A computed fold for a 76-nucleotide RNA from a Pseudomonadota bacterium, annotated as transfer RNA. RNAcentral holds the sequence, with entries from ENA.
RNA sequence: GCGUCAUUAGCUCAGUUGGUAGAGCAAGGGAUUCUUAAUCCCUGGGUCCGAGGUUCGAGCCCUCGAUGACGCACCA
Numbered sequence: 001g002c003g004u005c006a007u008u009a010g011c012u013c014a015g016u017u018g019g020u021a022g023a024g025c026a027a028g029g030g031a032u033u034c035u036u037a038a039u040c041c042c043u044g045g046g047u048c049c050g051a052g053g054u055u056c057g058a059g060c061c062c063u064c065g066a067u068g069a070c071g072c073a074c075c076a
Stems, first nucleotide, its partner, number of pairs: 001072007010025004019056001027043005049065005
């Protein structure tokens, strides 16, 4: 330098054919318990890495950029 993949909640990850974003764990509250643990119930939390474009509508499609991983190439 070129290519591929990844980037979504605090963490690990889903998200189908473009139609207004979910799970588990964690956190907070409650029930149960003499107390703790375990178990059960409830709640909050993200505009999806950034910018632009296409579209009635974008997490999803296109372009540019950022970060990380991997592969290839270059190197006296």
Its mean pLDDT, the model's own confidence on a scale to 100, is 80. Rfam family: tRNA. Its family is annotated with triplet codon-amino acid adaptor activity in the Gene Ontology. The organism belongs to Pseudomonadota, within Bacteria.